[in-house]
RNA sequence: UGGGCUGUAGCCAAGGGGUAAGGCACCAGAUUUUGAUUCUGGCAUUCGUAGGUUCAAAUCCUGCCAGCCCAG
Numbered sequence: 001u002g003g004g005c006u007g008u009a010g011c012c013a014a015g016g017g018g019u020a021a022g023g024c025a026c027c028a029g030a031u032u033u034u035g036a037u038u039c040u041g042g043c044a045u046u047c048g049u050a051g052g053u054u055c056a057a058a059u060c061c062u063g064c065c066a067g068c069c070c071a072g
Base pairs, nucleotide, nucleotide: 001071002070003069004068005067006066007065010024011023012022018055026042027041028040029039030038048064049063050062051061052060
């Protein structure tokens, strides 16, 4: 420098146009003498960032940024 892949919560991770599942962690409560376990509830005005398309974008398109891989 060129090409490919990836970027979603504190961590892992699903979702591929109609307002974001799940697990761990964390917070509150129940149970328990206390803790652990178990159970219930809560936790992403927003998906790397800036634009574009669309009635509607995490999702499609473009630039940029970051990480990984390949080639030179």

Predicted 3D model of a 72-nucleotide RNA (transfer RNA) from a Clostridia bacterium. Its Rfam family is "tRNA". By type it is a transfer RNA. The organism belongs to Clostridia, within Bacteria. The coordinates come from a structure-prediction model, not an experiment, and the mean pLDDT is 80.